Glycine riboswitch aptamer from a Minisyncoccota bacterium, 103 nucleotides, folded computationally.
[in-house]
RNA sequence: AGAUCACGGAUGGGAGACGCUGGGUUUAAGUCAAUGGUUUCAACCCAGGGCCGAAGGAGCAACCGCCUCGGAAACUCUCAGGCAAAAGAACCGUUCGUGAGUC
Repeated sequence: AGAUCACGGAUGGGAGACGCUGGGUUUAAGUCAAUGGUUUCAACCCAGGGCCGAAGGAGCAACCGCCUCGGAAACUCUCAGGCAAAAGAACCGUUCGUGAGUC
């Protein structure tokens, strides 16, 4: 100095599943027999069932190890998260930084 490994940053790509239903409050608009009622859109809150898995988490396990014990998935579960767009997203590519030892 290069390759390799681990962690982190930047950047590009990155799937799936109800724009669900009911109720309440508020703003705006319309309407009426008008100090109120009613309809529609939007925002927020509560509840209900359905669904997805690739943040995280958990479980089993091929396999691996320093083998009395531990590490382990894209499999499984859905606690969490998510179900128009946006955001997020395991993982992959490029690049930068830090560290580690082997060559």
Source information
The organism belongs to Minisyncoccota, within Bacteria. The model forms 86% of the base pairs in the Rfam consensus. The coordinates come from a structure-prediction model, not an experiment, and the mean pLDDT is 80. It was read from a public genome assembly, where an Rfam model found it.